The part of an RNA shown here (large-subunit ribosomal RNA, domain VI) has 275 nucleotides and comes from a Pseudomonadota bacterium.
[in-house]
Context: one part of a larger RNA
RNA sequence: UGUAGGAGACUUGAGGGGGGCUGUCCUUAGUACGAGAGGACCAGGAUGGACGAGCCUCUGGUGAGCCAGUUGUUCCGCCAGGAGCACAGCUGGGUAGCUAAGCUCGGAAAGGAUAACAGCUGAAAGCAUCUAAGCUGGAAGCCUGCCCCAAAACAAGGUCUCCCUUCCAGGGGGAAACCCCUGGGCUAAAGGACCCUCGUAGACUACGAGGUUGAUAGGCCGGAGGUGGAAGCGCGGUAACGCGUGGAGCUGACCGGUACUAAUAGUCCGUGAGG
Repeated sequence: UGUAGGAGACUUGAGGGGGGCUGUCCUUAGUACGAGAGGACCAGGAUGGACGAGCCUCUGGUGAGCCAGUUGUUCCGCCAGGAGCACAGCUGGGUAGCUAAGCUCGGAAAGGAUAACAGCUGAAAGCAUCUAAGCUGGAAGCCUGCCCCAAAACAAGGUCUCCCUUCCAGGGGGAAACCCCUGGGCUAAAGGACCCUCGUAGACUACGAGGUUGAUAGGCCGGAGGUGGAAGCGCGGUAACGCGUGGAGCUGACCGGUACUAAUAGUCCGUGAGG
């Protein structure tokens, strides 16, 4: 830009893409078969490998500042308690998120048409012949089935809902109703965007959640999870230190609540019934 008014949702699926693998074990059954050794078809079940998708409950990894320990040094007058720097100073753990080595699921079943092949009926050719007419069966393969994209599928699809029902002047057409063009006035819908708070989204954009009729983000409150027993004070010990107060104190992303702060105010696009 188109899809013959505009808009918001929900869809159909032409067409395209993905997927498609396979082992072992058990039962049938030590059966059929075989002198024995050995050892099935068919059918049913279990469990793996590789591959793929999704996910983070579990097992772990990471987790640049969540908690603790600790060395050296400088500083906060000193003690105590802290802060800066030293690879994040080093070390032990670790929430969310991300993640695999972790967890879940997938390949199918089924239907249709077939290949090689196996057949039925059957002539040409009194026989024979699966083929010439006709018919049946038959693959991990083909078409569908499963998952994804998809109406620019220009044959541009469908369904539902919402919105707009003006005036004047000039010109043209017409028998008229009315229609068309140009200019001006009035009107400014449904809806959308700008802008702002953001994240389940993300390079930008897009997408999604919100913008006071509000829980969108921050703060605050409560909780989970993490760390692992704060400071101060008391008690014990000459002291190092220990014990108590007390599962303490602190706590990024997680869950819930709460308008305290910020999403204020506003502007623009989109028209007047549709060749």